Predicted 3D model of a 350-nucleotide part of an RNA (small-subunit ribosomal RNA, central domain) from a moss metagenome. RNAcentral holds the full RNA, with entries from SILVA. The coordinates come from a structure-prediction model, not an experiment, and the mean pLDDT is 87. Its Rfam family is "Bacterial small subunit ribosomal RNA". Gene Ontology terms of the family: ribosome and structural constituent of ribosome.
Context: one part of a larger RNA
RNA sequence: UUGGGCGUAAAGCGUCUGUAGGUGGCUUAAAAAGUCUCCUGUCAAAGAUCAGGGCUUAACCCUGGGCCGGCAGGAGAAACUCUUAGGCUAGAGUUUGGUAGGGGCAGAGGGAAUUCCCGGUGGAGCGGUGAAAUGCGUAGAGAUCGGGAGGAACACCAAAGGCGAAAGCACUUUGCUGGGCCACAACUGACACUGAGAGACGAAAGCGAGGGGAGCAAAAGGGAUUAGAUACCCCUGUAGUCCUCGCCGUAAACGAUGGAUACUAGAUGUUGGGUAGGUUAAAUCAUUCAGUAUCGUAGCUAACGCGUGAAGUAUCCCGCCUGGGGAGUAUGCUCGCAAGAGUGAAACUC
Numbered sequence: 001u002u003g004g005g006c007g008u009a010a011a012g013c014g015u016c017u018g019u020a021g022g023u024g025g026c027u028u029a030a031a032a033a034g035u036c037u038c039c040u041g042u043c044a045a046a047g048a049u050c051a052g053g054g055c056u057u058a059a060c061c062c063u064g065g066g067c068c069g070g071c072a073g074g075a076g077a078a079a080c081u082c083u084u085a086g087g088c089u090a091g092a093g094u095u096u097g098g099u100a101g102g103g104g105c106a107g108a109g110g111g112a113a114u115u116c117c118c119g120g121u122g123g124a125g126c127g128g129u130g131a132a133a134u135g136c137g138u139a140g141a142g143a144u145c146g147g148g149a150g151g152a153a154c155a156c157c158a159a160a161g162g163c164g165a166a167a168g169c170a171c172u173u174u175g176c177u178g179g180g181c182c183a184c185a186a187c188u189g190a191c192a193c194u195g196a197g198a199g200a201c202g203a204a205a206g207c208g209a210g211g212g213g214a215g216c217a218a219a220a221g222g223g224a225u226u227a228g229a230u231a232c233c234c235c236u237g238u239a240g241u242c243c244u245c246g247c248c249g250u251a252a253a254c255g256a257u258g259g260a261u262a263c264u265a266g267a268u269g270u271u272g273g274g275u276a277g278g279u280u281a282a283a284u285c286a287u288u289c290a291g292u293a294u295c296g297u298a299g300c301u302a303a304c305g306c307g308u309g310a311a312g313u314a315u316c317c318c319g320c321c322u323g324g325g326g327a328g329u330a331u332g333c334u335c336g337c338a339a340g341a342g343u344g345a346a347a348c349u350c
Base pairs, nucleotide, nucleotide: 003322004321005320006319007304008303012318014201015200016199017198021194022193023192025088026087027086028085029084030083033081034080035077036076037075038074039073040072041071042070043069049065050064051063052062053061054060091191092188093187094186095185096183097182098181099180103177104176105175106174107173108172109171110154115149116148117147118146119145120144121143125136126135162169163168206247207246208245209244210243211242215241216240220236221235222234223233258317259316260315261314262313263312266295267294268293269292270291271290272289273288274287275286299306300305323350324349325348332343333342334341335340
């Protein structure tokens, strides 16, 4: 609970697509469902209310009046909403020409480094730490040179930079492919916005099956430290991390800020375009779109801060909140192989 809110106090679904629904540009005509006006009927009496009256007053009782409003019917109005029939192009979309990009998927290739193996040189240490020890090493380690194997990640460029709905995306190249932005007119003619349910995607960890396994490293073992040390430090080291297929569906999934549209001072960078001037070509300047940042006016805010990408001014739609704990627990249901996820209380207590 007809209220007020959701950056940080409780509160924006992780993100998108989209069904129902809600909402919706300019204009002409009609209609009259909503809307507005009037009339009629009805809404018993009592009660309430107003004006009188009667009991000495009051309570009480009696008489009379009436507004507003509801429902039904009728008559009208036509601005707005709906509906019907047309029209338009500023929203939206299509086409054309350009353009930037780590957007996605698949294939191929590359070099540096670590590790391991083989061979050469060499001969006593190496490694590690606060200091050590465990560990490795005369069965030749570490160091160094040559060769080989294998896996994972791609230094510099690199940026406050780019792309993507979000998660996320970076060596090079090829193929396939999604979206954006700019310019111009041509076309369609409101085709739009949001979106309960629903569907799709969704880091890491985890799970199933099969591969792979260099480095790193939960668990585990050992050495230290310590009163203890189930840790921090050291030496090892298995899952895992990688690939394919399938599940899981959660994160401080954050801008802790839902989406769309319109309006409201500027300044300074930067990315991708356009226009005009300029130039051999440029740079630069001016201007205009689309992003991405910093500062800042009005305004807003409890303050911090936000500030044309708003947390300003408004409209539409969705989601969510309603004191702390109990508790994201119990129970039920749905989903999942499981882990668990989603939905989600109450008693009690302060």